[in-house]
This is a predicted structure of a 478-nucleotide part of an RNA (small-subunit ribosomal RNA, 3' major domain) from a metagenome. Its Rfam family is "Bacterial small subunit ribosomal RNA". The RNAcentral record of the full RNA draws on SILVA.
Context: one part of a larger RNA
RNA sequence: UGACGGGGGCCCGCACAAGCGGUGGAGCAUGUGGUUUAAUUCGACGCAACGCGAAGAACCUUACCUGGGCUCGAACGGUGGUGGAAAGCCGGUGGAAACACUGGUUCCCUCGCAAGAGGCCGCUAUCGAGGUGCUGCAUGGCUGUCGUCAGCUCGUGUCGUGAGAUGUUGGGUUAAGUCCCGCAACGAGCGCAACCCUUGCCCUGUGUUGCCAUCAUUCAGUUGGGCACUCUCAGGGGACCGCCAGCGAUAAGUUGGAGGAAGGUGGGGAUGACGUCAAGUCAUCAUGGCCUUUAUGUCCAGGGCUACACACGUGCUACAAUGGACGGUACAAUGCGAAGCCAACCCGCGAGGGGGAGCAAAUCGCUUAAAACCGUUCCUAGUUCGGAUUGCAGGCUGCAACUCGCCUGCAUGAAGCUGGAAUCGCUAGUAAUGGCGCAUCAGCAUGGCGCCGUGAAUACGUUCCCGGGCCUUGUACA
Numbered sequence: 001u002g003a004c005g006g007g008g009g010c011c012c013g014c015a016c017a018a019g020c021g022g023u024g025g026a027g028c029a030u031g032u033g034g035u036u037u038a039a040u041u042c043g044a045c046g047c048a049a050c051g052c053g054a055a056g057a058a059c060c061u062u063a064c065c066u067g068g069g070c071u072c073g074a075a076c077g078g079u080g081g082u083g084g085a086a087a088g089c090c091g092g093u094g095g096a097a098a099c100a101c102u103g104g105u106u107c108c109c110u111c112g113c114a115a116g117a118g119g120c121c122g123c124u125a126u127c128g129a130g131g132u133g134c135u136g137c138a139u140g141g142c143u144g145u146c147g148u149c150a151g152c153u154c155g156u157g158u159c160g161u162g163a164g165a166u167g168u169u170g171g172g173u174u175a176a177g178u179c180c181c182g183c184a185a186c187g188a189g190c191g192c193a194a195c196c197c198u199u200g201c202c203c204u205g206u207g208u209u210g211c212c213a214u215c216a217u218u219c220a221g222u223u224g225g226g227c228a229c230u231c232u233c234a235g236g237g238g239a240c241c242g243c244c245a246g247c248g249a250u251a252a253g254u255u256g257g258a259g260g261a262a263g264g265u266g267g268g269g270a271u272g273a274c275g276u277c278a279a280g281u282c283a284u285c286a287u288g289g290c291c292u293u294u295a296u297g298u299c300c301a302g303g304g305c306u307a308c309a310c311a312c313g314u315g316c317u318a319c320a321a322u323g324g325a326c327g328g329u330a331c332a333a334u335g336c337g338a339a340g341c342c343a344a345c346c347c348g349c350g351a352g353g354g355g356g357a358g359c360a361a362a363u364c365g366c367u368u369a370a371a372a373c374c375g376u377u378c379c380u381a382g383u384u385c386g387g388a389u390u391g392c393a394g395g396c397u398g399c400a401a402c403u404c405g406c407c408u409g410c411a412u413g414a415a416g417c418u419g420g421a422a423u424c425g426c427u428a429g430u431a432a433u434g435g436c437g438c439a440u441c442a443g444c445a446u447g448g449c450g451c452c453g454u455g456a457a458u459a460c461g462u463u464c465c466c467g468g469g470c471c472u473u474g475u476a477c478a
Stems, first nucleotide, its partner, number of pairs: 001478002003475003007472007015462002019426005026317008034308002042053002064303007076128009087106008109118003130292002133290003139286002141281003144277001146275001151190006157166003170181003196269004201237005207231001210227003215224002240263001243257005319419001323378006335366003340359002345354003385416001390411007432454007
């Protein structure tokens, strides 16, 4: 100087408390361990591995296994030899395919008189190749975490023999090393904040594909008309403790009030200092070293990654009446669409099929949002709760749904009556709850990322648990 303490002081954080909803019990989905297996490819392991890499494992993917093939090789560069229009097309036999063997056809592109040179391809030889093989404890890059915590440093000066100290400590204050005051310090840098995006209010411009107050018109903003309004997307304004009062040291600031759409960082996002964990990744990529070269490379078919006594994590659906079922009726937003979105209409109980209009989309389509609301019914029951499981019959995608996809109908109708010890999330348009969209994608979503609807309760307080910041103290630790 640090680190540590079941030392002290001060202060924060859904850290506790106060509340609301869960997990832990059930069934299923998914990941992991274990076990099994020819293989169940590999990585990730407290927080910070376990719906993680994977924003899509039937083939492919695929790295694994079994079997069958290839060896200048699936792709690429150079050199020597040799043959050929380049190269394409049509085949045949064996075969699961890869591949092996083999037939036919076209018979040279450029320069040059020619010789020859160049271009392209096959064969052969060879130097490189190839490797998701090992080492993340040899590395780059990227990432997680402490933590959006308020810290981490430097120059000069001063102090100390020195390591170092000071500044950065102290008194206040703040979300903040934020600011004020003081001070042997005076300044500065990386962080904080602001500048950026978005959302909330207003103004100006813009009016089509958007909108409709006034005037006509219509089944319908449908048409004429209009751009007031909503809205679109450009540019501005607006919030600064600016105003008033109290407190404070006349400061920084803080408490209350006015005005205001918004008030003290308005809400949300992007943004992650010096560093820590030899944290993660050699399987995104790059790369040193090592290993391999008729195989640890490469091609193909089939299988596996989907196994199942069991254990754990993360979720979905429930156990019901604040509910289930049936009928009626209302209100969104984000988005996406040409090998696409697919309307009307018809067929089918339905999944879906037919059909073909429109739309590269504020125009057309996906697109009826659902919960809610209004009625009817069920009457506390393993039920009109719950839907697992299984049987049959179908639909869709796709060469192909046996291993191993999704969906529909009929039948079946399991566990489950609110869950031990323990444990998680959340402070407001949040939790809880309802549906919708998108990426990946032929198909496959209870996962992920977004969107809108309905919309709470509680916070006395900081003693305690966890994590963190500053000062101080002890130390036989570094």